[in-house]
RNA sequence: CACGUGCAAGGGCAAACCCGUCGAAAGGCGGGGACGCAAAGCUACCGGUCUUCGGGCGAAAGCCCAUGAUAGCGGGGUUGCCAGU
Numbered sequence: 001c002a003c004g005u006g007c008a009a010g011g012g013c014a015a016a017c018c019c020g021u022c023g024a025a026a027g028g029c030g031g032g033g034a035c036g037c038a039a040a041g042c043u044a045c046c047g048g049u050c051u052u053c054g055g056g057c058g059a060a061a062g063c064c065c066a067u068g069a070u071a072g073c074g075g076g077g078u079u080g081c082c083a084g085u
Base pairs, nucleotide, nucleotide: 002085003084005083006082012037013036017032018031019030020029021028022027035072041078042077043076045075046074047073048070049069050068054065055064056063057062
């Protein structure tokens, strides 16, 4: 430097659920908690999924639309620890 095989050590992250808080919601954040994770670090670029305050249509029921969310749905981009080869 490359690979990305994960059996060591030291460490890292933290699902469900509970509490608080922000949000229209999906969901986020903080604390507790561990189902899991070798990128479960970062990034909405592509596809998917979730939500609909607001907007559009409609007589109504309702239907449609992300500019919202999800990086722990998949892919891409990007950075990187240790061991190993």

Record summary:
This is a predicted structure of an 85-nucleotide RNA (c-di-GMP-I riboswitch aptamer) from a Gammaproteobacteria bacterium. It matches the Rfam family "c-di-GMP-I riboswitch aptamer". Rfam links the family to the GO term cyclic-di-GMP binding. Of the family's consensus pairs, 95% are formed in the model. The source organism's lineage runs through Bacteria, Pseudomonadati, Pseudomonadota and Gammaproteobacteria.